[in-house]
Bacterial RNase P class A from a Bacteroidota bacterium, 387 nucleotides, folded computationally.
The prediction has a mean pLDDT of 77.
Lineage of the source: Bacteria > Pseudomonadati > Bacteroidota.

């Protein structure tokens, strides 16, 4: 310098004319004038977390859903930062160190399952082989064996020595792995050392167990005003008790049944005595609000490895409702491509009538995932050139 991969940021700008729309001010006021503004990094997906509103004064259990190494950040999250374990790649001074990537990373020593095919056997092992004995002896039968070979993703811990009929942790030495206890370091996950015990595994995005979290519905949530009528029809439940006042007509209150709400179920709780629940049908459906000052943005300082936190200053940046945020012209910026020069890859200059992606708010915010022309930066792995 360049290629591939991974990640982060950015992702068009200005002027003029006309147009749409929000707010503020003024006026000759159903319009006009002036000023300040007007789509995103993902506005997409609707996968997560909340703010907020209602149920409602709102609790417990089960079910169901979800998370899972440690510490920290955050309003919270299945998110983020840093570290640890495992694993993969590369380099080096090579049982150690350095750099980068991945990680759905609690538990198989609670239980139940599953590991096809091949293979003797996937854990109640014997096909070949080895050893011993016998026989009708180039073969057969019986017994022993799991060191060697085969099968397989995986086959009873590894190496060496002794021992044995041949062998086997059978015995010993040194290792490996797991678990437990203790020492040292660390906030911790863990690392390391020593001792002891054990020696077939894998699988929980298998059922399951353990620990933590979760009430439901969602701006089409809600609130206010206006308007309108069918006090009709069908089905279900029910019309109980007590207290006070009384002008004896009744009025007021409390409890409570059926029913209904919270909630998928149970407990519980609320409502509930001429009402309640449901069905079919009819009428009205306009306006205001929720609605944009936000867990907001930016600068500086301090603290922190960092994500971020604290303080301070400035700004305050769409609010539509069939849904506005545009069109035309010019210039600029970037890129493909072409030309010239220089000191190779490349650099500089000029032209550039071609191209400029993905894409469009609807209560709001924080994440995740997906799409993306071009530009900038970082990391890893390669290639080439020069010193």
């Nucleotide at each position: 310098u360049u290629g591939a991969c991974a990640g982060a940021c950015u992702g068009u700008u200005c002027c003029a004319u006309c147009g749409u729309u929000u707010c503020c001010g003024c006026c000759u006021a159903u319009g006009g004038c002036g000023g300040a503004g007007a789509a995103g990094g993902a506005a997409a997906g609707u996968c997560g977390g909340g703010a907020c509103a209602g149920c409602a004064c709102a609790g417990g259990g089960c079910g169901c859903c979800u998370u899972a190494c440690u510490u920290c950040c955050u309003a919270a999250c299945g998110g983020g930062a840093a570290g640890g374990g495992u694993u993969c790649c590369g380099c080096c001074u090579c049982a150690g160190g350095c750099g980068g990537g991945a990680u759905a990373c609690a538990g198989c020593a609670a239980g139940u399952g599953c590991c096809a095919c091949a293979g003797a056997a996937a854990a109640u092992a014997a096909c070949c082989g080895u050893c011993c004995g016998c026989c009708u002896c180039a073969g057969g039968c019986g017994g022993a064996u799991a060191a060697g070979g085969g099968u397989g993703a995986a086959a009873a811990c590894g190496u060496g020595a002794g021992g044995u009929a041949a062998g086997a942790g059978c015995u010993c030495a040194c290792g490996c792995a797991a678990u437990a206890u203790g020492g040292u370091g660390g906030u911790a996950a863990c690392a390391u050392c020593a001792u002891a015990u054990u020696g077939g595994g894998g699988u929980a995005a298998a059922c399951c167990u353990u620990a933590g979290g979760g009430g439901c519905u969602g701006c089409a949530a809600g609130a206010u005003c206006a308007a309108a009528u069918a006090u009709a029809c069908c089905g279900g439940c029910a019309u109980u008790u007590c207290c006070g006042c009384u002008a004896c007509g009744g009025c007021g209150g409390a409890a409570u049944a059926a029913g209904g709400g919270c909630u998928g179920c149970c407990c519980g709780u609320c409502u509930g005595a001429u009402g309640c629940c449901g069905g079919a049908g009819g009428g009205u459906a306009g306006a205001u609000u929720g609605c944009u000052a936000a867990a907001g943005u930016u600068g500086c300082a301090u603290g922190g490895u960092g994500a971020c936190a604290u303080g301070u200053a400035a700004c305050g940046c769409a609010g539509a409702u069939a849904a506005a945020u545009g069109a035309u012209g010019g210039a600029a910026u970037c890129c493909a491509u072409c030309c010239g020069c220089c000191u190779u890859a490349g650099g500089c200059g000029g032209a550039g009538a071609g191209g400029a992606a993905c894409a469009g708010a609807a209560u709001c915010c924080c994440g995740c995932u997906u799409a993306u022309a071009g530009g900038u930066c970082u990391g890893u792995c390669g290639a080439a050139u020069c010193c």